[in-house]
Predicted 3D model of a 576-nucleotide part of an RNA (small-subunit ribosomal RNA, 5' domain) from an uncultured eukaryote. Rfam family: Eukaryotic small subunit ribosomal RNA. Clan: SSU clan. The family has 90 seed sequences and 75,755 matches in Rfam 15.1. Model confidence (mean pLDDT): 80 of 100.
Context: one part of a larger RNA
RNA sequence: UAUGCUUGUCUCAAAGAUUAAGCCAUGCAUGUCUCAGUAUAAGCUUCUAUACGGCGAAACUGCGAAUGGCUCAUUAAAACAGUUGUAGUUUAUUUGAUGGUCACUUACUACUUGGAUAACCGUAGUAAUUCUAGAGCUAAUACAUGCGUCAAAACCCGACUUCGCGGAAGGGUUGUGUUUAUUAGAUACAGAACCAACCCAGGGCAACCUGGUCUUGUGGUGAUUCAUAGUAACUGAACGAAUCGCAUGCCGACGGGCGGCGAUAUAUCAUUCAAGUUUCUGACCUAUCAGCUUCCGACGGUAGGGUAUUGGCCUACCGUGGCAAUGACGGGUAACGGAGAAUUAGGGUUCGAUUCCGGAGAGGGAGCCUGAGAAACGGCUACCACAUCUAAGGAAGGCAGCAGGCGCGCAAAUUACCCAAUCCUGACACAGGGAGGUAGUGACAAGAAAUAACAAUACAGGGCAUACAUGUCUUGUAAUUGGAAUGAGUAGAAUUUAAAUCCCUUUACGAGUAUCAAUUGGAGGGCAAGUCUGGUGCCAGCAGCCGCGGUAAUUCCAGCUCCAAUAGCGUAUAUU
Numbered sequence: 001u002a003u004g005c006u007u008g009u010c011u012c013a014a015a016g017a018u019u020a021a022g023c024c025a026u027g028c029a030u031g032u033c034u035c036a037g038u039a040u041a042a043g044c045u046u047c048u049a050u051a052c053g054g055c056g057a058a059a060c061u062g063c064g065a066a067u068g069g070c071u072c073a074u075u076a077a078a079a080c081a082g083u084u085g086u087a088g089u090u091u092a093u094u095u096g097a098u099g100g101u102c103a104c105u106u107a108c109u110a111c112u113u114g115g116a117u118a119a120c121c122g123u124a125g126u127a128a129u130u131c132u133a134g135a136g137c138u139a140a141u142a143c144a145u146g147c148g149u150c151a152a153a154a155c156c157c158g159a160c161u162u163c164g165c166g167g168a169a170g171g172g173u174u175g176u177g178u179u180u181a182u183u184a185g186a187u188a189c190a191g192a193a194c195c196a197a198c199c200c201a202g203g204g205c206a207a208c209c210u211g212g213u214c215u216u217g218u219g220g221u222g223a224u225u226c227a228u229a230g231u232a233a234c235u236g237a238a239c240g241a242a243u244c245g246c247a248u249g250c251c252g253a254c255g256g257g258c259g260g261c262g263a264u265a266u267a268u269c270a271u272u273c274a275a276g277u278u279u280c281u282g283a284c285c286u287a288u289c290a291g292c293u294u295c296c297g298a299c300g301g302u303a304g305g306g307u308a309u310u311g312g313c314c315u316a317c318c319g320u321g322g323c324a325a326u327g328a329c330g331g332g333u334a335a336c337g338g339a340g341a342a343u344u345a346g347g348g349u350u351c352g353a354u355u356c357c358g359g360a361g362a363g364g365g366a367g368c369c370u371g372a373g374a375a376a377c378g379g380c381u382a383c384c385a386c387a388u389c390u391a392a393g394g395a396a397g398g399c400a401g402c403a404g405g406c407g408c409g410c411a412a413a414u415u416a417c418c419c420a421a422u423c424c425u426g427a428c429a430c431a432g433g434g435a436g437g438u439a440g441u442g443a444c445a446a447g448a449a450a451u452a453a454c455a456a457u458a459c460a461g462g463g464c465a466u467a468c469a470u471g472u473c474u475u476g477u478a479a480u481u482g483g484a485a486u487g488a489g490u491a492g493a494a495u496u497u498a499a500a501u502c503c504c505u506u507u508a509c510g511a512g513u514a515u516c517a518a519u520u521g522g523a524g525g526g527c528a529a530g531u532c533u534g535g536u537g538c539c540a541g542c543a544g545c546c547g548c549g550g551u552a553a554u555u556c557c558a559g560c561u562c563c564a565a566u567a568g569c570g571u572a573u574a575u576u
Base pairs, nucleotide, nucleotide: 001572002571003570004569005568009448010447011446015441016408022406023405024404026403027402028401031063032062037060038059043055044054045053061427070361071360072359080282081281082280085277086276089275090274095270096269097268098267099266109242113144114143120136123133124132125131153174154173155172156171157170160167161166175239176238177235179233180232181231182230183229184228199212200211201210202209203208219226241264243263244262245261246260249258250257251256284332285331286330291323292322293321298320299319300318301317302316303315304314305313336358337357338356340351341350342349343348363384364383366381367380368379386397388395389394414439416438417437418436422435423433424432425431454482455481456480457478458477459476460475461474462473463472464471465470487516489509490508491507492506493505519565520564521563522562523561524546525545530560532559533558534557535556541548542547
């Protein structure tokens, strides 16, 4: 694990893994709206509702649907575990920072630009679908387009001017990001000379001479071509808000101007949640598997391509390597790995489909779209295998989600109720969630512990005191007698709960053959318990093993009695 017999209470609770990752009717399991994107519903409304009241189906838009749940088929250095690296990368969301420079300048909207489309209305097609077409409208934080605000400085070109030192009108470029190239991003210690400029001191009218000074910032790591910054180009497919709500305040020369708190959006950097890849070490049986790999990448180098990035990942060229008795390669596995479980004095042995972590998969393979994230399947497209509807033209499908059915089998539950709890998702305090919870089935396991207790009487003992009358204490046996006590159960109430149920409370009934009746296996030994009775007669049968049974059976079939465990006990199998 299965099964046989038995089963009163309470708690707890596994459960179609094993066989068929076999097949599935039906229903449900993923949707979502705030004060704050879009309302002219020919929808409702209790009417200051003539710009636009409030509620609000539908639809557009945004986000989610990559989580969760299920299963274990594959898979043996693969996955996984512990341990490293990412200086080799991506990251929606969360949280924190940061974002004055735009559009290139004849006639420019910046107090706000453009054109659509759904819902809606109407006309239609098909046997049929969550199928669609044509006509007519109308929105945006959808799709597009596109200004203004406020400096300064630097660099380049440079008409012209000048003996020279030099001076210059004018023009161009300069936000962040992308790509390429380049520069800075420093540092072992010490001395002398020379050149140039400047300053100080002395001398000198001056030219100049002598001596002296010569100063200064540079982050981080073990380590970088790092962070960061500059220059020259490149790029136009990125960003730099034409958005929404609530309050309405201040100043006005009555044209207007300046403003608060949020919401949403956007780019960069960090953070968080992750993910990818990576270092070292570790695995069951097998040699009736000893050589394996390399044409067509096997092992390495250089360059490129590809990728988010590294890498023979792929391509070109070059080299000839790489692994193996320390078991390569191959085969098997009734193999997902681990945390763990059982057993065990210790060492070990066996199990681990299964609730936590990681992986893989959605009938089998393959490919892909969208997206921050999928090689997604309650997404799409083919093929294969199944299989549904059809008017035969076509159309639709994927329960190893929850229930449920068939099949398979030794082998496994309800087509129930609910979002109240725990959490998750969403535009969200509100919706949704077969995640999850709650009941139902349930002798998988596990825990607690009813089936009587007491007294008197009658017997039968035992100890103690004894004056040998008895007294006292105590143990049992009685279909003797007695009242007491209780729940199992039944029915109310409250409680419980989302609503119930159950439990716990509480009330009324509820026990003498207390028929409210305990079983399952045994009684030769191992091994606790009969040499009792009847039947059978090497038969029937029992018996794990040894054995029993041939006419007195301690072993069979029964009765009685007894023993063991007990609401459980036996049997089979696997394992220690």